[in-house]
Context: one part of a larger RNA
RNA sequence: UGACGGGGGCCUGCACAAGCGGUGGAGUAUGUGGCUUAAUUCGAUGCGCGAAGAACCUUACCUGGCCUUGACAUGUAUGUAGUAGAAGGGUGAAAGCCUGACGAGGUAGCAAUACCAGCAUACACAGGUGCUGCAUGGCUGUCGUCAGCUCGUGUCGUGAGAUGUUGGGUUAAGUCCCGCAACGAGCGCAACCCCUGCGUCCAGUUGCUAACUGCCUGAAAGGGCAGAGCACUCUGGACGGACCGCCCCGCUCUAACGGGGAGGAAGGUGGGGAUGACGUCAAGUCAGUAUGGCCCUUACGGCCAGGGCUGCACACGUACUACAAUGCCCGAUACAAUGGGACGCAAGACCGCAAGGUGGAGCAAAUCCUUAAAAUCGGGCUCAGUUCAGAUUGCCGUCUGCAACUCGACGGCAUGAAGCUGGAAUCGCUAGUAACGGCGCAUCAGCUACGGCGCCGUGAAUACGUUCCCAGGCCUUGUACA
Numbered sequence: 001u002g003a004c005g006g007g008g009g010c011c012u013g014c015a016c017a018a019g020c021g022g023u024g025g026a027g028u029a030u031g032u033g034g035c036u037u038a039a040u041u042c043g044a045u046g047c048g049c050g051a052a053g054a055a056c057c058u059u060a061c062c063u064g065g066c067c068u069u070g071a072c073a074u075g076u077a078u079g080u081a082g083u084a085g086a087a088g089g090g091u092g093a094a095a096g097c098c099u100g101a102c103g104a105g106g107u108a109g110c111a112a113u114a115c116c117a118g119c120a121u122a123c124a125c126a127g128g129u130g131c132u133g134c135a136u137g138g139c140u141g142u143c144g145u146c147a148g149c150u151c152g153u154g155u156c157g158u159g160a161g162a163u164g165u166u167g168g169g170u171u172a173a174g175u176c177c178c179g180c181a182a183c184g185a186g187c188g189c190a191a192c193c194c195c196u197g198c199g200u201c202c203a204g205u206u207g208c209u210a211a212c213u214g215c216c217u218g219a220a221a222g223g224g225c226a227g228a229g230c231a232c233u234c235u236g237g238a239c240g241g242a243c244c245g246c247c248c249c250g251c252u253c254u255a256a257c258g259g260g261g262a263g264g265a266a267g268g269u270g271g272g273g274a275u276g277a278c279g280u281c282a283a284g285u286c287a288g289u290a291u292g293g294c295c296c297u298u299a300c301g302g303c304c305a306g307g308g309c310u311g312c313a314c315a316c317g318u319a320c321u322a323c324a325a326u327g328c329c330c331g332a333u334a335c336a337a338u339g340g341g342a343c344g345c346a347a348g349a350c351c352g353c354a355a356g357g358u359g360g361a362g363c364a365a366a367u368c369c370u371u372a373a374a375a376u377c378g379g380g381c382u383c384a385g386u387u388c389a390g391a392u393u394g395c396c397g398u399c400u401g402c403a404a405c406u407c408g409a410c411g412g413c414a415u416g417a418a419g420c421u422g423g424a425a426u427c428g429c430u431a432g433u434a435a436c437g438g439c440g441c442a443u444c445a446g447c448u449a450c451g452g453c454g455c456c457g458u459g460a461a462u463a464c465g466u467u468c469c470c471a472g473g474c475c476u477u478g479u480a481c482a
Stems, first nucleotide, its partner, number of pairs: 001482002003479003007476007015466002019429005026321008034312002042050002061307007070125001074124007085102001088099004105116004127296002130294003136290001138285003141281001143279001148187006154163003167178003193273004198240007207230003212227006243267001246261005323422001327381006340369002344363002349358003388419001393414007435458007
């Protein structure tokens, strides 16, 4: 100087407390460990993680069959017209091997020919998801969006170092003020950036419809269509707006600041995002790519078929669905936003109980696809393993795809398991949040998505407080630690 302490002081955080909902019990999905296996590829160990898509492919693993200048690159030498290639044939599961009618290019030149391209042979070499993340780059996680980490000059100290950065206040903040042997500065904080909330102006189609006109419908109210218009909504763009600016109070040092109020769409960083200091963990990644070294070279390289990555006594994590009446079933009916669409999205119509099929209007899209569901209204169920719950299993089907046996999703009929609110323990969340409800997208032929990332609808409770648990910051103290 740091680190540590079941030392002290001050402070912060869904850290506790106050609340709401879960996990832990059940079934299933998924990941991991373990076991098994010819193989259950590898890595991570914060385990729905790499993987935003394992039937083949992917694929790296296993078994078997094959190739050897090689699937791919560059170069050298030699050769090269019935050459390269190739319909077809044989063999074979395919790859491969054997054969093969037919059968070549460009430039220069009259031509012979030369060069290029292609091919063959030989050789340099290719190739390696083989090892080392403890040889590395790059990227990333983490403490932590925590408020810290440093430097120049000066001063102090023999020196390591200290000071500044400590102190008194204050802040979300090393934020700011005051004081001070310090005076300044840098990286961080904040601001500048994006979205959102208010207003003004400009623009008006594919968006909108208040007033006006016409037509249709209707008993009327009203509704529809076409004009017309840009008022409103909305979309795109520009600008304004918030700064503790104003008032009062408090406090102190007349400071910084704090509390209340007005005005305002918004008030004290308005809400959210992006942004991650010096460093820590020899943290993660040689399997994204790059790369040193080592290793393999008729194989640790390459091709193919089938299998495996999906195996199942079990253990754990993360989720989904439930155990019901604030519910379930049936019927009627209302209101979104983000997005995606041409090898695509697909309406009306028709067929089918349905998954879906036939067909194809419209749409490269503010135009078409394009209907939210919880909610609301009416009816049934009447507390039961039930009209709860839906696992499992049987049969019949649909779709994608060369192909659904291993191993896809979905539909119909039948079957109806465990489960009656979950021990010890443990997790998330402070507001348009939690909880509940649906919708969209990426990957993608299809899909094991209940995952991930977004969008909107309905919409709470509680916070006395900082004694305690956990993590962290500053000061101080002790030390058998470095």
Predicted 3D model of a 482-nucleotide part of an RNA (small-subunit ribosomal RNA, 3' major domain) from a metagenome. The full RNA is in RNAcentral, with records from SILVA.